[in-house]
Overview
The RNA shown here (c-di-AMP riboswitch aptamer (ydaO/yuaA leader)) has 138 nucleotides and comes from a Bacillota bacterium. It was read from a public genome assembly, where an Rfam model found it. Rfam family: c-di-AMP riboswitch aptamer (ydaO/yuaA leader). Its family is annotated with regulation of gene expression and cyclic-di-AMP binding in the Gene Ontology. Its mean pLDDT, the model's own confidence on a scale to 100, is 77. Taxonomically the source falls in Bacillota (Bacteria, Bacillati). The model forms 92% of the base pairs in the Rfam consensus.
RNA sequence: CUGGAAUACACGCUGAAUUCUCAACCAGGAGAAACGGGGGACCCAGUUUUGUUUGGGGCUAAUCCUGUCCAGCACAGGUAGGGCUGCCUUUCAGCCCGCGCCCGUCAGCUAACCUCGCAAGCGUCGGAAAGGGUGUUG
Numbered sequence: 001c002u003g004g005a006a007u008a009c010a011c012g013c014u015g016a017a018u019u020c021u022c023a024a025c026c027a028g029g030a031g032a033a034a035c036g037g038g039g040g041a042c043c044c045a046g047u048u049u050u051g052u053u054u055g056g057g058g059c060u061a062a063u064c065c066u067g068u069c070c071a072g073c074a075c076a077g078g079u080a081g082g083g084c085u086g087c088c089u090u091u092c093a094g095c096c097c098g099c100g101c102c103c104g105u106c107a108g109c110u111a112a113c114c115u116c117g118c119a120a121g122c123g124u125c126g127g128a129a130a131g132g133g134u135g136u137u138g
Base pairs, nucleotide, nucleotide: 011123012122013121014120018033019032020031021030022029035117036116037115038114039113044108055106056103057102058101059100064078065077066076067075068074081097082096083095084094085093087132088131089130090129091128092127
C1' cells in the first nucleotide's frame, strides 16, 4: 500500500414493526403513545355445492397465465402488483422482487365495541430533468 474477516458506532434500505414510563439487574415482567392487522349492526350486497366438499377465509407487493412432464414435483417464460437510485414529489433512464405464513368448516360491507402485532432481514450502486423545500455564505 492492497485484499479479506470480525466488532463497535454512524448513515441508509425492505417492512406496521418505533419511541417512552415503571420494574428488574442470575433469569423472568407490566404499561402508554405512534403505526399496522383482524372480528363486529341497521342499510346495502349476496342467494347458499353444507366435512370421502368444486369447502371457505386472512396477512403480504407476492396474484394469475402459458409451456415442459402421462400426471405430479420441479423447471422455463410471462404477468397483476411492488421496491431502489441518499432533501421531497413527478417524469425519464437503469437495476431488482413477484416469497412465504396462518385460521380450521368459520368470518361480505359494517357505527359502537372487542381483539392482536410491534418482527425479521440487509448494504457502497447512485443517474438526469422539472417543480418544491432546507441549510450555508455574501